[in-house]
């Protein structure tokens, strides 16, 4: 260096359900219990999706817009614990 994840150990994340309510204009989030799952279910970028507070457009219902989110569908990019070939 590349490949694996059959065994062992100590850690991490957790859909999705209760609860909060410290947080948001709203989508959504933080804490606390339990958990299906996960070796990149770290991070980023692309793309996708949700909302529209502010800003545009209209007479008007409304419609456009991320500087706001989410992603455990999907791809790229770079790090990485532990064991074994």
């Nucleotide at each position: 260096a590349u490949c694996c994840g059959a065994u062992a150990a100590g850690g991490g994340c957790a859909a999705c359900c209760c609860u909060c309510g410290c947080c948001g204009a709203a989508a959504g989030c933080u804490g606390g219990g339990g958990a299906c799952g996960c070796a990149a279910a770290g991070u980023u970028c692309c793309g996708a999706u949700c909302c529209a507070a502010g800003g545009g457009u209209g007479c008007a219902g409304a419609c456009c817009u991320a500087u706001g989110a989410u992603c455990g569908a999907g791809g790229g990019a770079c790090u990485g614990c532990c064991g074994g070939g």

The prediction has a mean pLDDT of 79.
A computed fold for an 85-nucleotide RNA from Sulfuritalea sp., annotated as c-di-GMP-I riboswitch aptamer.
Of the family's consensus pairs, 89% are formed in the model.
The organism belongs to Sulfuritalea, within Bacteria.